[in-house]
Context: one part of a larger RNA
RNA sequence: GGAUGAACGCUGGCGACGUGGAUAAGGCAUGCAAGUCAAGGGGGCCUUCGGGCAACCGGCAGACGAGGUAGUAACACGUACGAACGCACCCCAAAGUCAGGAAUAGCCAUCCGAAAGGAUGGGUAAUACUUGAUAUCUCGCAAGAGGAAAGAUUUAUCGCUUUGGGAGCGGCGUGCGCAUUAUCAGCUUGUUGGUGAGGUAACGGCUCACCAAGGCUACGACGAUUAGGGGAGCUGAGAGGCUGACCCCCACCGAGGGAACUGAGAGACGGUCCCUACGCCUACGGGCGGCCGCAGUCAAGAACCUUCCACAAUGGGCGAAAGCCUGAUGGAGCGACGUCGCGUGAUGGACGAAGUGCUUCGGCACGUAAACAUCUUUUAUGAGGGACGAAAUUAUUGACGGUACCUCAUGAAUAAGGGGCUCCUAACUCUGUGCCAGCAGGAGCGGUAAUACAGAGGCCCCAAGCAUUAUCC
Numbered sequence: 001g002g003a004u005g006a007a008c009g010c011u012g013g014c015g016a017c018g019u020g021g022a023u024a025a026g027g028c029a030u031g032c033a034a035g036u037c038a039a040g041g042g043g044g045c046c047u048u049c050g051g052g053c054a055a056c057c058g059g060c061a062g063a064c065g066a067g068g069u070a071g072u073a074a075c076a077c078g079u080a081c082g083a084a085c086g087c088a089c090c091c092c093a094a095a096g097u098c099a100g101g102a103a104u105a106g107c108c109a110u111c112c113g114a115a116a117g118g119a120u121g122g123g124u125a126a127u128a129c130u131u132g133a134u135a136u137c138u139c140g141c142a143a144g145a146g147g148a149a150a151g152a153u154u155u156a157u158c159g160c161u162u163u164g165g166g167a168g169c170g171g172c173g174u175g176c177g178c179a180u181u182a183u184c185a186g187c188u189u190g191u192u193g194g195u196g197a198g199g200u201a202a203c204g205g206c207u208c209a210c211c212a213a214g215g216c217u218a219c220g221a222c223g224a225u226u227a228g229g230g231g232a233g234c235u236g237a238g239a240g241g242c243u244g245a246c247c248c249c250c251a252c253c254g255a256g257g258g259a260a261c262u263g264a265g266a267g268a269c270g271g272u273c274c275c276u277a278c279g280c281c282u283a284c285g286g287g288c289g290g291c292c293g294c295a296g297u298c299a300a301g302a303a304c305c306u307u308c309c310a311c312a313a314u315g316g317g318c319g320a321a322a323g324c325c326u327g328a329u330g331g332a333g334c335g336a337c338g339u340c341g342c343g344u345g346a347u348g349g350a351c352g353a354a355g356u357g358c359u360u361c362g363g364c365a366c367g368u369a370a371a372c373a374u375c376u377u378u379u380a381u382g383a384g385g386g387a388c389g390a391a392a393u394u395a396u397u398g399a400c401g402g403u404a405c406c407u408c409a410u411g412a413a414u415a416a417g418g419g420g421c422u423c424c425u426a427a428c429u430c431u432g433u434g435c436c437a438g439c440a441g442g443a444g445c446g447g448u449a450a451u452a453c454a455g456a457g458g459c460c461c462c463a464a465g466c467a468u469u470a471u472c473c
Base pairs, nucleotide, nucleotide: 001473002472003471004470006469007468009466010465013342014341015340016339017338018337019335020334026298027297028296030295031294032293035060036059037058040057041056044053045052046051067253068252069251077177078176079175080174081173082172085170086169087168090166091165092164093163094162095161096160097159098132099131100130101129107122108121109120110119111118112117137146138145139144151158152157179225180224181223186216187215188214191213192212193211194210195209196208197207198206228250229249230248231247232243233242234241235240255276256275257274258273259272278289279288280287281286306332308331309330310329314328315326316325317324318323345375346374347373348372355366356365357364358363380410381409382408383407384406385405389400417462418461419460420459421458422443423442424441428457429456430455431454432453438445439444
């Protein structure tokens, strides 16, 4: 000198664009953040008889999006390769969609419970479940064996099953790169390899039985500490050093620990079960909960925002569609936290007014500064007009927002501070104080003439900021 997710002090006019819990992955009141489909099904209630409402069974979605960085020194990440794999929705192509069956929720009846919720009996439907048949399908050299489907219906479509391909997406393996520490030197028994089996979508000690005794290590194993990785950011002439906020990609996590279920996909943040800690309700028998979603609250902290508006746009889920949902997102609000832009007036104006400071008492400085005159209106305030963003044949549809912007009116009107002035280092005098009070980044100032303390005048630097502290180059 540059930089910061900054903080503290003094000060503070406006706009745009960014950005804002870095500490306690501490605890959380309240509301919202994931639903949707009535054109799969049978019922219930209401009805203006057109229809509407929503519970239940069922389908798809809830594995995305959003958040956090605790753990992890690892194939986690980056990069380059590889072979033994999978895929719901979407696209292309081919074939098929036949014949049966048994239940169950809702509902009704009875009953238990404070509640959460539950029990028994009766009866019912389906694109729910299930049996058989068949097939381009799978296994097998073959014989043969296994083995699929679902309808709705306004007749136009939407589906369903199987197979092949595509698109992307994902799982797996390997080379290289990837912090500190030797005051960590030996580590390892599913350990290293083989055979066989099991398991998986798939290779594999992934798991198991048996067999062999291997495998790693001063090119740092093992251990310990610290840490999410990268694109990137800061700085620097570069090499390098430091960092990993915001944004993007990847990984991991969801009160702590564990487990599986469903499913194309989860060992599932707003699913299930168990244990633990904590909190809440209770009729004491028993239940309920998980903000590291958006707001908000308490705590701790130097320190970090609104319990806002809208689905109008973009995107996502569901749906044939209309549409519904969406704290994603689009916006507004708060904070000089940052960057950039603008303003706080312009021109003229000397008896160099008054005042203040200094003075060698002559004068000098503040100073064209003010006053005063003329002008302008960015900004401000008021009034009028008023968008783009909307894409969809027409029509309709804007949260932001009566906002941006345009025009007119009023009137210099609404708007300047902070730090410094011994040297480093740009900028000096007076008064007070008297090694006191104090200053200070370093050198150092202060003990009666202090340009170094305190006040004043003047000056210097930057400016809606300025200075300090912390950290990096």